[in-house]
The prediction has a mean pLDDT of 84. A computed fold for a 72-nucleotide RNA from a Candidatus Aenigmatarchaeota archaeon, annotated as transfer RNA. Rfam family: tRNA. Rfam's curators write: Transfer RNA (tRNA) molecules are approximately 80 nucleotides in length. Its family is annotated with triplet codon-amino acid adaptor activity in the Gene Ontology. Taxonomically the source falls in Candidatus Aenigmatarchaeota (Archaea, Nanobdellati).
RNA sequence: GGGUUUGUAGUCUAGCGGUUAGGACAACGCGUUGACGUCGCGUAAACCUCGGUUCGAAUCCGGGCAGACCCA
Numbered sequence: 001g002g003g004u005u006u007g008u009a010g011u012c013u014a015g016c017g018g019u020u021a022g023g024a025c026a027a028c029g030c031g032u033u034g035a036c037g038u039c040g041c042g043u044a045a046a047c048c049u050c051g052g053u054u055c056g057a058a059u060c061c062g063g064g065c066a067g068a069c070c071c072a
Base pairs, nucleotide, nucleotide: 001071002070003069004068005067006066007065010025011024012023013022018055027043028042029041030040031039048064049063050062051061052060
């Protein structure tokens, strides 16, 4: 340098054009306990970036950035 592919809360992950963007762990609060833990309930927290297509984009297309693999 070329090709393929991936990018969603602190971490892991679901989401095949119309969902309030779902779940698990972690964090915080409340309950439970003599206390801690466990358990139950709740709260906050996310679509890499810039454009395009579309009535509507996390999802489709293009540029960029970052990672992985392959070729040179």